Predicted 3D model of a 73-nucleotide RNA (transfer RNA) from a Candidatus Berkelbacteria bacterium.
C1' cells in the first nucleotide's frame, strides 16, 4: 500500500428476487412446587458500525470511510 470476508438485541448468529428486523441463549413479570431446580405463558429490549447517494421505498444496492480477520507486496 493493494485484495477479499465480517460488522444486525446483553452474547451467538439468521435474514431467499429491495416492502416498515427475527432465533437460540440471557433478562423481566406470572403460573405450576412447601422451596429450588425444571416445565409453561407473556413482555422488554436494536435508528441493522458512520456518512451520503438512488429509489415511492434500503440491513439489502452503490460511493466513501472506521474497525476487526485473512491473503499479497
Nucleotide at each position: 500500500g493493494g485484495g477479499c470476508c465480517g460488522u444486525u438485541a446483553g452474547c451467538u448468529c439468521a435474514g431467499u428476487u429491495g416492502g416498515u428486523a427475527g432465533a437460540g441463549c440471557g433478562c423481566u413479570u406470572c403460573c405450576a412446587u412447601g422451596g429450588c431446580a425444571u416445565g409453561g405463558a407473556a413482555g422488554a429490549g436494536g435508528u441493522c458500525g458512520c456518512u451520503g447517494g438512488u429509489u415511492c421505498g434500503a440491513a439489502u444496492c452503490c460511493a466513501g470511510u472506521a474497525c476487526g480477520g485473512u491473503c499479497c507486496a

Model confidence (mean pLDDT): 81 of 100. Rfam family: tRNA. From the family's description: Transfer RNA (tRNA) molecules are approximately 80 nucleotides in length.